[in-house]
RNA sequence: CCUGGACAAAGCCAAACCCUCCGCAAGGAGGGGACGGAACGUUGCGGGUCUUCAUGAAGAAGACGGCCGGGCUGCCAUG
Numbered sequence: 001c002c003u004g005g006a007c008a009a010a011g012c013c014a015a016a017c018c019c020u021c022c023g024c025a026a027g028g029a030g031g032g033g034a035c036g037g038a039a040c041g042u043u044g045c046g047g048g049u050c051u052u053c054a055u056g057a058a059g060a061a062g063a064c065g066g067c068c069g070g071g072c073u074g075c076c077a078u079g
């Protein structure tokens, strides 16, 4: 530097749900809590799903990174 992640070690992250707050909503933040994970870190670039407005059609704004792919970055041990 590259590739992989073991019936392994030390650690790490944290679904659903509950409480408080924010948001019209999807959903988000903090605390509790662990379904799971090995990039379940980050990034709305591509696809997809969801919300709001509108609608004959078209469209506009937003959300999801734990839906998938790509980009960027990183820890531990082993080969």
Stems, first nucleotide, its partner, number of pairs: 003079001005076001012037002017032006035066001041072003045069003048064006

The RNA shown here (c-di-GMP-I riboswitch aptamer) has 79 nucleotides and comes from Geobacter sp. Lineage of the source: Bacteria > Pseudomonadati > Thermodesulfobacteriota > Geobacterales > Geobacter. It matches the Rfam family "c-di-GMP-I riboswitch aptamer". Rfam links the family to the GO term cyclic-di-GMP binding. The coordinates come from a structure-prediction model, not an experiment, and the mean pLDDT is 83.